The RNA shown here (c-di-GMP-I riboswitch aptamer) has 83 nucleotides and comes from an uncultured Geobacteraceae bacterium. It matches the Rfam family "c-di-GMP-I riboswitch aptamer". Rfam's curators write: GEMM was predicted in a large-scale screen for bacterial structured RNA regulatory elements. It was read from a public genome assembly, where an Rfam model found it.

RNA sequence: CUCCGCUCAAGGUAACCCUAUCGUGAGGUAGGCGCACAAAGUCACAGAUCCCGAUUAGGUAAAAGGACAGCUGGGCUACCGGA
Numbered sequence: 001c002u003c004c005g006c007u008c009a010a011g012g013u014a015a016c017c018c019u020a021u022c023g024u025g026a027g028g029u030a031g032g033c034g035c036a037c038a039a040a041g042u043c044a045c046a047g048a049u050c051c052c053g054a055u056u057a058g059g060u061a062a063a064a065g066g067a068c069a070g071c072u073g074g075g076c077u078a079c080c081g082g083a
Base pairs, nucleotide, nucleotide: 002083003082004081005080012037013036017032018031019030020029021028022027035070041076042075043074045073046072047071049067050066051065
């Protein structure tokens, strides 16, 4: 440096749910909790999935826009051990 991930050691994150809060919404943030994770660190680049208010009332589809990294792929970085 590359590849691999049972184990060893130090650890780390935190699903669902609850409370508060922000947002039209998907969802986000903080605290509690712990399903699980060898990149469940990070990036919205590609795909998938989801949302979609915007004069007034209701509905549908598309576009724009948005969400999602614990959906898949990919980029960058990284502890321990082995080859």